[in-house]
RNA sequence: CGGGGUGUUGCGCAGUUGGUAGCGCGCCUGCUUUGGGAGCAGGAGGUCCAGAGUUCGAGUCUCUGCACUCCGA
Repeated sequence: CGGGGUGUUGCGCAGUUGGUAGCGCGCCUGCUUUGGGAGCAGGAGGUCCAGAGUUCGAGUCUCUGCACUCCGA
């Protein structure tokens, strides 16, 4: 310098054809227990890397940039 991939809750990930953003672990509360753990029930936490565009509507499509990563020179 050229090309590809990834960026979504604290962590790991899903979201396939644009239509109110979900799963596991973790966290909080309750039940159970002498207590802890396990189990069961409920709950909190995300303006989806940044900006712009298209659209009635964008995590999803387009453009630019940033970060990480892979391949080539």

This is a predicted structure of a 73-nucleotide RNA (transfer RNA) from Oscillibacter sp. Rfam family: tRNA. Rfam classes the family as a transfer RNA. Rfam links the family to the GO term triplet codon-amino acid adaptor activity. The organism belongs to Oscillibacter, within Bacteria. The sequence was found in a public genome assembly.